[in-house]
RNA sequence: CACGAAAAGGGCAAACUUGCCGAAAGGCAAGGACGCAAAGCCGCAGACCUAACGAACGUACCCGUUUCCAAGGUGGCUGGGCCGCCGAAG
Numbered sequence: 001c002a003c004g005a006a007a008a009g010g011g012c013a014a015a016c017u018u019g020c021c022g023a024a025a026g027g028c029a030a031g032g033a034c035g036c037a038a039a040g041c042c043g044c045a046g047a048c049c050u051a052a053c054g055a056a057c058g059u060a061c062c063c064g065u066u067u068c069c070a071a072g073g074u075g076g077c078u079g080g081g082c083c084g085c086c087g088a089a090g
C1' cells in the first nucleotide's frame, strides 16, 4: 500500500423466543449465535420494504378490498463519506 492468517487479544450478533414501542415496515431491551475484518458511525446515490390520512367500491355496523401518497424503515443489498484494532504471507 490496503492485504486479511486454521495468528493473538478482543468486538459485533442472523433466525428464533419474551417484553415494550409503532398503523405497518420495523425499532429497543434481554436471551440466543447464522454469520461478519469494518456486521463501527452517517443515511448521500441507487435498491428494496411499509403505507397512516384521504378517495372509490362493498357492507346494517364492526369492518373488508382497491387506489394514491405524507412520511417512515432496512443498511447484515450495492456504491459513497468519516473514523478505527491487530499483524503473518505478499
Stems, first nucleotide, its partner, number of pairs: 001090001003087002011036002016031006034076001040082003044079003047074004054067005